[in-house]
RNA sequence: UCUUUAUCCAGAGUGGUGGAGGGAAAAGGCCCUGCGAAGCCACGGCAACCGGUCAGCUGACACAGAUUAUCAGUGGGCGCCUGGUGCCAAUUCCUGCCCUGCCGUGCCUUUGGGUUGCGGGGGACAGAUGAGGA
Numbered sequence: 001u002c003u004u005u006a007u008c009c010a011g012a013g014u015g016g017u018g019g020a021g022g023g024a025a026a027a028g029g030c031c032c033u034g035c036g037a038a039g040c041c042a043c044g045g046c047a048a049c050c051g052g053u054c055a056g057c058u059g060a061c062a063c064a065g066a067u068u069a070u071c072a073g074u075g076g077g078c079g080c081c082u083g084g085u086g087c088c089a090a091u092u093c094c095u096g097c098c099c100u101g102c103c104g105u106g107c108c109u110u111u112g113g114g115u116u117g118c119g120g121g122g123g124a125c126a127g128a129u130g131a132g133g134a
Base pairs, nucleotide, nucleotide: 001134002133003132004131005130006129007128008127013043014042015041016040017039021032022031023030027095028094029093044088045087046086048085049084050083051082052081054079056078057077058076061075062074063073065071066070092126097123098122099121102120103119104118105117106115107114108113
């Protein structure tokens, strides 16, 4: 760098330095920011994935053994601890492409309904992060 896969409405701060931007892309919004942005450093925290660990729980998770209605043997799961990444404004901040008359609204209506115009809803693309592969 490419690719496969899982997750993405939750959660998580102070100080120093720095000195004007930042929130992924073209575009449109909206928001944060000299009451100090991005970046870097120190300590702290959160908990998505992967690894390790076992002394706890789980047999209404699987297997196996004994027993006579229970027992924690192996594996798995949860939990505790810990390591590797990651993360610590706002739903991936929202839209942006496609679908949907199921819902609200607008419009039309022969008042039966129709319509994707707007919103809601669903999906895709893209992005971020973990793990595997090349």
Notes
This is a predicted structure of a 134-nucleotide RNA (SAM riboswitch aptamer (S box leader)) from a Deltaproteobacteria bacterium. Rfam family: SAM riboswitch aptamer (S box leader). Its family is annotated with regulation of gene expression in the Gene Ontology. From the family's description: The SAM riboswitch is found upstream of a number of genes which code for proteins involved in methionine or cysteine biosynthesis in Gram-positive bacteria. The prediction has a mean pLDDT of 78.